RNA sequence: AGACAGUGAUAGCAAACUCGCCGAAAGACGAGGACGCAAAGCCGUGGGUCUAAAAGCCGCGGAGACUGGGCUCAUGACUGCCAGGCCGCACCG
Numbered sequence: 001a002g003a004c005a006g007u008g009a010u011a012g013c014a015a016a017c018u019c020g021c022c023g024a025a026a027g028a029c030g031a032g033g034a035c036g037c038a039a040a041g042c043c044g045u046g047g048g049u050c051u052a053a054a055a056g057c058c059g060c061g062g063a064g065a066c067u068g069g070g071c072u073c074a075u076g077a078c079u080g081c082c083a084g085g086c087c088g089c090a091c092c093g
C1' cells in the first nucleotide's frame, strides 16, 4: 500500500404511519417520524416485482357509436428484492 473478514460513534441514512404536494396508477418529492441499514452512497444496466394512462383486442352492456365493462401490453415506476458497474468513514484482525 492492497484484498478480505469483524466491530460501529458525540458521524450518516431513514421503513411503516401522518400531513402537504405532484401523478391515471404504481410511485416520487417536502415536513414530521424511526423499523431497520457498514454502502439503506451513486448508476433502472440485467433479472425480478408493481402499475396500466395511451394503444390494441373483446363485445358483457348498448340500436349503434363506443365514453361504461373485460383482456393484453411499459413507453411509467421500485436499487430498503437479487445481481453487475463506480466510489467511500473510523477502529481492529
Base pairs, nucleotide, nucleotide: 004093006091007090008089012037013036017032018031019030020029022027035080041086042085043084045083046082047081048078049077050076055072056071057070058069060068061066